[in-house]
RNA sequence: GGAAUAACUCAGUUGGCAGAGUAACUGAUUCGUAAUCAGUAAGUCGAGGGUUCAAGUCCCUUUUCC
Repeated sequence: GGAAUAACUCAGUUGGCAGAGUAACUGAUUCGUAAUCAGUAAGUCGAGGGUUCAAGUCCCUUUUCC
């Protein structure tokens, strides 16, 4: 100096409703499995504090990794 956001890999614009892919689960399809299609669930945004009407985003401290 950089990184930390769903089980994993990662997005997230000028601060304004937290997302995608994979995986999981349910259903359809199949003799069955896989594949495919449809759907569902899953998050204290590393931790603590501050600013703000509002913070993943800005500021301070701190932990871990490179």
Molecule: transfer RNA
Organism: bovine gut metagenome